[in-house]
RNA sequence: CGGGGUGUGGCUCAGUCUGGUAGAGCACAGCGUUCGGGUCGCUGGGGUCGUGAGUUCGAAUCUCGCCACCCCGACCA
Numbered sequence: 001c002g003g004g005g006u007g008u009g010g011c012u013c014a015g016u017c018u019g020g021u022a023g024a025g026c027a028c029a030g031c032g033u034u035c036g037g038g039u040c041g042c043u044g045g046g047g048u049c050g051u052g053a054g055u056u057c058g059a060a061u062c063u064c065g066c067c068a069c070c071c072c073g074a075c076c077a
Base pairs, nucleotide, nucleotide: 001073002072003071004070005069006068007067010026011025012024013023020057028044029043030042031041032040050066051065052064053063054062
C1' cells in the first nucleotide's frame, strides 16, 4: 500500500440479509428463600448501536468518508 472481517449495556454476543418499540446470558441493585452464605425465584437500573455525513415518513440495519482492532497478500530488508 491492496483485499477481507469485526465494532451493539460492565463482559460475551444476537438482531443487519428483507429499514418499522434496541434484546439475551452473565454481572450489578433490591426483595423473598436460609440461622448466615451459596443456590433458586421475583422485580429493577444500565446502551448517542465506533464516528461524521447522506437517503428515507422512519436507519443498529441502506449509501459514502473517517477511526480502532484482527486476518491475508504485496513492498522494504
Molecule: transfer RNA
Organism: Magnetococcales bacterium